The prediction has a mean pLDDT of 79. The RNA shown here (SAM riboswitch aptamer (S box leader)) has 131 nucleotides and comes from Polaribacter sejongensis. The organism belongs to Polaribacter, within Bacteria. It was read from a public genome assembly, where an Rfam model found it.
RNA sequence: AUGUUAUCAAGAAAGGCGGAGGGAUUAGACCCGUUGAAACCUUAGCAACCCUUUAGUAAUAAAGAAGGUGCUACAUUCUACCCUUUAUACUAAGCUUGUUUUUGAAGCAAAUUUUAAAGGAUAGAUAACAA
Numbered sequence: 001a002u003g004u005u006a007u008c009a010a011g012a013a014a015g016g017c018g019g020a021g022g023g024a025u026u027a028g029a030c031c032c033g034u035u036g037a038a039a040c041c042u043u044a045g046c047a048a049c050c051c052u053u054u055a056g057u058a059a060u061a062a063a064g065a066a067g068g069u070g071c072u073a074c075a076u077u078c079u080a081c082c083c084u085u086u087a088u089a090c091u092a093a094g095c096u097u098g099u100u101u102u103u104g105a106a107g108c109a110a111a112u113u114u115u116a117a118a119g120g121a122u123a124g125a126u127a128a129c130a131a
Base pairs, nucleotide, nucleotide: 002130003129004128005127006126007125008124013043014042015041016040021032022031023030026080027079028078029077044072045071046070049068050067051064052063053062054061055060076123082120083119084118085117086116087115089113094108095107096106097105
């Protein structure tokens, strides 16, 4: 680096070192940062993927936290491009009703496009497994 599966609105910070950036990437927005960013180190914590114990044929459930990862501003900070659904507005093929001498009237409405919301997909992060 690749594939598969699961999760991603919850939760959890102090110190050292460092010295201007950071919130993955592109664009926009909104934020954090010299009252000290990122990176790195130490300690602490959160969670429970792997893990441990118990019950169970199993699926799974409950409890735990020694060890391997991960994480400790903001929803994966928000939006974008594509698909679906719903609503909305525009235009409107056409259909129905019904009157008349004629012009004309009322209602419904496919498709197109606009806007908004929800969901999905894509992308990303983390874990476990595989080659």